Transfer RNA from a Hadesarchaea archaeon, 77 nucleotides, folded computationally. NCBI's taxonomy places the organism under Archaea, Methanobacteriati, Hadarchaeota (SeqCode), Hadarchaeia (SeqCode). RNAcentral records the identical sequence in 2 taxa. It matches the Rfam family "tRNA". About the family: Transfer RNA (tRNA) molecules are approximately 80 nucleotides in length. Its family is annotated with triplet codon-amino acid adaptor activity in the Gene Ontology. Its mean pLDDT, the model's own confidence on a scale to 100, is 83.
[in-house]
RNA sequence: GCCCCGGUAGCUCAGCCUGGUAGAGCGACUGACUUGUAAUCAGUAGGUCGUGGGUUCAAAGCCCACCCGGGGCUCCA
Repeated sequence: GCCCCGGUAGCUCAGCCUGGUAGAGCGACUGACUUGUAAUCAGUAGGUCGUGGGUUCAAAGCCCACCCGGGGCUCCA
C1' cells in the first nucleotide's frame, strides 16, 4: 500500500441483506417481598447507531470519503 470483518445503551450483542416508532440480555436505580441481605417479581432511567457528506418524503441499514479496532496478502530498500 491492497483486501476482508467489525464500531448500535455502562458491558456483551441483535437489527443492516429487503430504508418506515431504535431493541434484547446483563448491569444501574425505584418499589413489592424479607427481621435484614441475597434470590424472585414489577417498574423506571439510560442512545449525535464511529465522524463528515450525499441520495431520499424518510437512513442504524443505500452511496462516497475519513477515523478507530481485529485478521490476511504483497512490493521496494